A computed fold for a 76-nucleotide RNA from Candidatus Rokubacteria bacterium CSP1-6, annotated as transfer RNA. RNAcentral holds the sequence, with entries from ENA. Lineage of the source: Bacteria > Bacteria candidate phyla > Candidatus Rokuibacteriota. The coordinates come from a structure-prediction model, not an experiment, and the mean pLDDT is 82. Rfam family: tRNA. The family's RNA type in Rfam is transfer RNA.
[in-house]
RNA sequence: GACCCCGUCGUCUAGUCUGGCCAAGGACGCGACCCUUUCAAGGUCGAGAUCGCGGGUUCGAAUCCCGCCGGGGUCA
Numbered sequence: 001g002a003c004c005c006c007g008u009c010g011u012c013u014a015g016u017c018u019g020g021c022c023a024a025g026g027a028c029g030c031g032a033c034c035c036u037u038u039c040a041a042g043g044u045c046g047a048g049a050u051c052g053c054g055g056g057u058u059c060g061a062a063u064c065c066c067g068c069c070g071g072g073g074u075c076a
């Protein structure tokens, strides 16, 4: 230098191929309450990501297009 893959709640991840289901879903973790003599376990509820950044297309973008940043890989 060329090409490929990845980046989404605190963490791990689904969704991207084929644009549209309400407020981007789930698990762990966190908070409150219930249960218990207490703790753990269990149950109920809740907070938490405008999807790496910027721009474009579109009525509508996590999803499509362009540029950039970061991580990994192959080749030179």
Stems, first nucleotide, its partner, number of pairs: 001075007010028004020059001030046005052068005